Background:
A computed fold for a 73-nucleotide RNA from a Candidatus Pacearchaeota archaeon, annotated as transfer RNA. Its mean pLDDT, the model's own confidence on a scale to 100, is 83. The organism belongs to Candidatus Pacearchaeota, within Archaea. Its Rfam family is "tRNA". Rfam classes the family as a transfer RNA. Rfam links the family to the GO term triplet codon-amino acid adaptor activity. The sequence was found in a public genome assembly.

RNA sequence: GUCCGGAUAGCUCAGUAGGUAGAGCAUGCGACUGUUAAUCGCAGGGUCGGAGGUUCAAGUCCUCCUCCGGACG
Repeated sequence: GUCCGGAUAGCUCAGUAGGUAGAGCAUGCGACUGUUAAUCGCAGGGUCGGAGGUUCAAGUCCUCCUCCGGACG
């Protein structure tokens, strides 16, 4: 330098025919228990790396950029 993959909740990750953002873990509260743990229930929490574009509508499509990983030279 060229090419490929990735960037979504505190963490690990889902979300591909574009249609009001999810799970597990963690956290808070409650139930249970003599207490803790375990288990069960509820809740809070992200606008989806940044900027543009297409569209009635974009995490999802297009362009540029940033960062991480990899292949080739």